[in-house]
């Protein structure tokens, strides 16, 4: 190289949350780590005035940290 396999954006329907948004089904724009982990920075929600809490995004980047095929 090549092929097999993987994942699931918008929307749709359900449910769950106050809310970012997440679960399940359908659906593929995409994606080689689109696995996983909020450590760090971003961005986003709900609350609060004790100057600072408690959360979502891992498909915003960063950083760990694990891993599948593979011909010469």
């Nucleotide at each position: 190289a090549a092929a097999a396999g993987g994942c699931a954006a918008a929307c749709u329907g359900u449910c769950g949350g106050u809310g970012a948004c997440g679960g399940c089904a359908g659906g593929a724009c995409g994606c080689a780590a689109a696995g996983c982990u909020u450590c760090c920075g971003g961005u986003c929600u709900c609350g609060g005035u004790u100057u600072g809490g408690a959360g979502a995004u891992a498909g915003c980047g960063g950083a760990g940290u694990u891993a599948c095929c593979g011909a010469a």

A computed fold for a 72-nucleotide RNA from Sphingobium herbicidovorans NBRC 16415, annotated as c-di-GMP-I riboswitch aptamer.
NCBI's taxonomy places the organism under Bacteria, Pseudomonadati, Sphingomonadales, Sphingobium, Sphingobium herbicidovorans.
The RNAcentral record of the sequence draws on Rfam.